[in-house]
Molecule: c-di-AMP riboswitch aptamer (ydaO/yuaA leader)
């Protein structure tokens, strides 16, 4: 935002057929912003040829990595860590709280124009320190 919009599809009317009109699907489709992934050449990367071995690779996101405990694995705790957040416009210092997870691809993806796919959900909760710059509103 289309809101005077009703998708694919299914049924029913009409038709040689289609195209058309009805019901349903449905509060669903479409757009539009705005995010992610896949996909040339170039470039990156690769020197062949064998054999062994391995839960290989990849990706979305801030969410990685290390040291100690339990624990037969899995796996779980405990304290740090890159990194992120919040402190009622922006932005630096300062200070105070906090997160530092979960999930998807399925053996296969570098980068990548044209071109393809995809999401844009759900759920709680009352927090809001300080100073300097700017900016913007109101009042006088």
């Nucleotide at each position: 935002c289309g809101g005077u919009c009703g998708a694919c599809c299914g049924c029913g009317c009409c038709c040689a057929g289609a195209a058309g009109c009805g019901c349903g699907c449905a509060c669903g489709c479409g757009g539009a912003g705005c995010c992610g992934g896949g996909g040339a050449c170039c470039c990156a990367g690769u020197g062949c040829g064998u054999c062994c071995c391995u839960c290989g690779g990849g990706g979305u996101g801030a969410a990685u990595c290390g040291g100690c405990c339990c624990g037969c694995c899995a796996g779980g705790g405990c304290c740090g860590u890159a990194g992120g957040g919040c402190g009622g416009c922006u932005u630096c210092c300062a200070c105070g709280c906090c997160c530092g997870a979960a999930c998807c691809c399925g053996u296969c993806a570098g980068c990548u124009a044209a071109c393809c796919c995809g999401g844009u959900a759900g759920g709680c909760g009352g927090c809001a320190u300080g100073g300097a710059a700017g900016u913007c509103a109101g009042g006088a």